Molecule: SAH (S-adenosyl-L-homocysteine) riboswitch aptamer
Organism: Alcanivorax sp. DSM 26293
RNA sequence: CCCUGUGAGGGGCGCUGCAGCGGCUUGACCGCGAGGCUCGCUGGGCAGACACGCAAGGAACAACGGCGCCCAUUCGUC
Numbered sequence: 001c002c003c004u005g006u007g008a009g010g011g012g013c014g015c016u017g018c019a020g021c022g023g024c025u026u027g028a029c030c031g032c033g034a035g036g037c038u039c040g041c042u043g044g045g046c047a048g049a050c051a052c053g054c055a056a057g058g059a060a061c062a063a064c065g066g067c068g069c070c071c072a073u074u075c076g077u078c
C1' cells in the first nucleotide's frame, strides 16, 4: 500500500438514481441500490527497512456522508 471479515462514526420515513450487484428476452433493458467514505480491529498478500524499530505507560481524539421531513442529543434565547 492492497484485499477478506468485522466494530464505530445517534436514529427513522420518503424520493431520485451514479457506482456496484443481480436478472433475463443481451437492451439506449428490468430489478435492487445514498456508510460505496473515514477511523479502528482481525486474517492474508505485496514492497521496503535493521532502527526514524519493538514493547510498556500516559494524554488527546475525529472529519465527512444527494434532497425533503421527523425523532433524539447538546448549547443559547424567549
Base pairs, nucleotide, nucleotide: 001045002044003043005041006040007039008038009037010071011070012069013068014067015066018036020032021031022030023029024027035064